A computed fold for a 364-nucleotide RNA from a Thermodesulfobacteriota bacterium, annotated as Bacterial RNase P class A. Taxonomically the source falls in Thermodesulfobacteriota (Bacteria, Pseudomonadati). It matches the Rfam family "Bacterial RNase P class A". It is annotated as a ribozyme. The gene name in the source record is rnpB.
RNA sequence: GGGGAGGGCAAGGCGACCGCCGGCGCUGUCGGCGCGGGAGGAAAGUCCGAACUCCGCAGGGCAGGAUGCCGGGUAACACCCGGUGGGGGUAACCCCAAGGCAAGUGCCACAGAAAGCAAACCGCCUCCGCUUUUCGGCGGAGGUAAGGGUGAAAGGGUGAGGUAAGAGCUCACCGGUUCCCGUGGUAACACGGGAAGCCAGGUAAACCCCAUCCGGAGCAAGACCAAAUAGGGAAGCGAUUGAGGAUGGCCCGUCCGAUGCUUCCGGGUAGGUCGCUUGAGGCGGCGGGUGACCGUCGUCCUAGAUGAAUGGUCGCCGCCCGGACUAACCGGGAACAGAAUUCGGCUUAUCGCCUUCCCCGAAC
Numbered sequence: 001g002g003g004g005a006g007g008g009c010a011a012g013g014c015g016a017c018c019g020c021c022g023g024c025g026c027u028g029u030c031g032g033c034g035c036g037g038g039a040g041g042a043a044a045g046u047c048c049g050a051a052c053u054c055c056g057c058a059g060g061g062c063a064g065g066a067u068g069c070c071g072g073g074u075a076a077c078a079c080c081c082g083g084u085g086g087g088g089g090u091a092a093c094c095c096c097a098a099g100g101c102a103a104g105u106g107c108c109a110c111a112g113a114a115a116g117c118a119a120a121c122c123g124c125c126u127c128c129g130c131u132u133u134u135c136g137g138c139g140g141a142g143g144u145a146a147g148g149g150u151g152a153a154a155g156g157g158u159g160a161g162g163u164a165a166g167a168g169c170u171c172a173c174c175g176g177u178u179c180c181c182g183u184g185g186u187a188a189c190a191c192g193g194g195a196a197g198c199c200a201g202g203u204a205a206a207c208c209c210c211a212u213c214c215g216g217a218g219c220a221a222g223a224c225c226a227a228a229u230a231g232g233g234a235a236g237c238g239a240u241u242g243a244g245g246a247u248g249g250c251c252c253g254u255c256c257g258a259u260g261c262u263u264c265c266g267g268g269u270a271g272g273u274c275g276c277u278u279g280a281g282g283c284g285g286c287g288g289g290u291g292a293c294c295g296u297c298g299u300c301c302u303a304g305a306u307g308a309a310u311g312g313u314c315g316c317c318g319c320c321c322g323g324a325c326u327a328a329c330c331g332g333g334a335a336c337a338g339a340a341u342u343c344g345g346c347u348u349a350u351c352g353c354c355u356u357c358c359c360c361g362a363a364c
Base pairs, nucleotide, nucleotide: 001360002359003358004357005356006355007354008353009352012317013316014315015314016313017312018311020038021037023035024034025033026032027031040336044347045346047345048344049343050342051341052218053217054216055215064214065213066212067211068210069083070082071081072080073079084098085096086095087094088093099209100208104207105206106203107202108201121148122147123144124143125142126141127140128139129138130137131136156174157173158172159171160170161169175199176198177196178195179194180193181192182191183190184189222274223273224272225271232265233264234263235262236261237260244256245255246254247253281300282299283298284297285296286295287294288293319333320332321331322330323329
């Protein structure tokens, strides 16, 4: 100088004034006073996994979905940790949905003769016909994947034998695959030995197959109190000798009046209360473990709104940038974003700052 892996903080601190939402205490008619608390690392996306609540559920299956190397952690996971294998990087280190295409089916653009029970365009070889003195040329039938050409990909590579020419057709060596054995490892797997010409294109975030797992809806869950309305139930009153209502201060009177009137139960809208924040909780010490994490002891309580609070102004001091440099001064800047039942993760957004370890290069 360049790079890699983490950890932490994050519209900063102090003061004054004015507000907002909860809690506690005192006072108390409404209310007032005092004390103390009041967003995040992602509160976000709602993508996974749970707690909790209600509904459903004998058992089994289909459909559908998720996951997919091994071991461990965890309440659980698609998360995390440690390994194995593969890929990238000089390295620190990073990345990988990493079962099966050797079960079946599908697809493989363009180019190319042919893209899958492979294929004959050029070339090579054999045979036949015609032609030619011969070499050869033309046409036809066939063989051939060694050579050329196309392509991301054309059914291992090199050499020898073999053949008309060729070809794992055969053989040697190398590579791969499958199987067997041994050693190490809990395992994935690694290493070593052996057998079989077995040589098999790619694609499963293509259908699919295999293995494992999965009931649904969500705090607008759900529970309780309860003005009002409709419908419902029970009891009582009442039929022209009139329950009850209207008018009215009251009585008479007048009018209405039987699918009626009164009371209660019940119903559950508005509204209110609970759920609601003490929890797989935070911090610190010790112990175990490579680690994720676990155990134990101590300590702390840290938002709970619902037309939805968590704010504003001023002063001083800080941080970063510019005015060439230093001091002073002046100007500018300070992100992403914002709780809504609660946790564990993942992903995405993010100005700036602090800090630990490691790698590479150069000089001394």